A computed fold for a 137-nucleotide RNA from a Desulfobacterales bacterium, annotated as c-di-AMP riboswitch aptamer (ydaO/yuaA leader). The coordinates come from a structure-prediction model, not an experiment, and the mean pLDDT is 76. Rfam family: c-di-AMP riboswitch aptamer (ydaO/yuaA leader). Rfam's curators write: This family represents a conserved RNA structure found upstream of the ydaO and yuaA genes in Bacillus subtilis and related genes in other bacteria. The organism belongs to Desulfobacterales, within Bacteria.
């Protein structure tokens, strides 16, 4: 000095799931309260909805349909998502296209009421534009 490993830090995807402040405790950790933000849900007038039955409805969510005898393997459409400053056009190429919940109720919805901020992970090129930064002058 060189290579390789292993640890730490730093940057970072996907989703609303982020940041800050006080207090307490068995105190480099938690738990309790609040605020700001970012999402859900419920709820008038107008609008919309024929009544009943049947196979109840209905929510968040990208997560639906349609073929497959049926379950399923699977195929297709649709819809999402893929970092190197940040969005946005285009072509390609990879991945998903689930689960979870309310419990006979909910259409939209001003005001008003109320919930949540969890969890899972580690890189895909390539082009054209805007911004924004940096260097120079």
């Nucleotide at each position: 000095a060189u290579u390789u490993a292993c640890c730490g830090c730093c940057c970072g995807c996907c989703u609303a799931a982020u940041u800050c402040c006080g207090g307490c405790c068995a105190c480099c950790g938690g738990c309790c309260g609040g605020a700001a933000g970012c999402g859900g849900g419920g709820g008038a007038c107008c609008c919309g909805u024929g009544a009943c039955a049947g196979c109840g409805g209905g929510g968040c969510g990208a997560a639906u349909c349609g073929c497959g005898a049926a379950c399923c393997a699977g195929c297709g459409a649709u819809g999402g998502g893929c970092a190197a400053c940040c969005u946005c056009u285009u072509c390609g190429g990879c991945c998903c296209u689930a689960u979870c919940c309310c419990u006979u109720c909910a259409g939209c919805u001003a005001a008003c009421c109320u919930c949540g901020c969890c969890g899972g992970c580690a890189u895909c090129g390539a082009u054209g534009a805007g911004g924004a930064g940096a260097a120079c002058c």